[in-house]
RNA sequence: GCGGGUGUAGCUCAAUGGCAGAGCUGAGGCUUUCCAAGCCCCAGACACGGGUUCGAUUCCCGUCGCCCGCU
Numbered sequence: 001g002c003g004g005g006u007g008u009a010g011c012u013c014a015a016u017g018g019c020a021g022a023g024c025u026g027a028g029g030c031u032u033u034c035c036a037a038g039c040c041c042c043a044g045a046c047a048c049g050g051g052u053u054c055g056a057u058u059c060c061c062g063u064c065g066c067c068c069g070c071u
Base pairs, nucleotide, nucleotide: 001070002069003068004067005066006065007064010024011023012022013021018054026042028040029039030038047063048062049061050060051059
């Protein structure tokens, strides 16, 4: 330099173009003499910039980061 894949919560992952979810972690509470376990509740995310569309996490283009291969 070229090609391919990938980017969503602190971490690991979902999400037919139509309300962004789960598990773990974290804050608070219930329960218990205390702890653990269990239960309830809260906080927190679509890498960035454009385009298509009534509507984009999803489709298209570019930039950036990461991974793989080729040179």

Transfer RNA from a Planctomycetales bacterium, 71 nucleotides, folded computationally. NCBI's taxonomy places the organism under Bacteria, Pseudomonadati, Planctomycetota, Planctomycetia, Planctomycetales. Its Rfam family is "tRNA". From the family's description: Transfer RNA (tRNA) molecules are approximately 80 nucleotides in length. The family's RNA type in Rfam is transfer RNA. Its mean pLDDT, the model's own confidence on a scale to 100, is 81.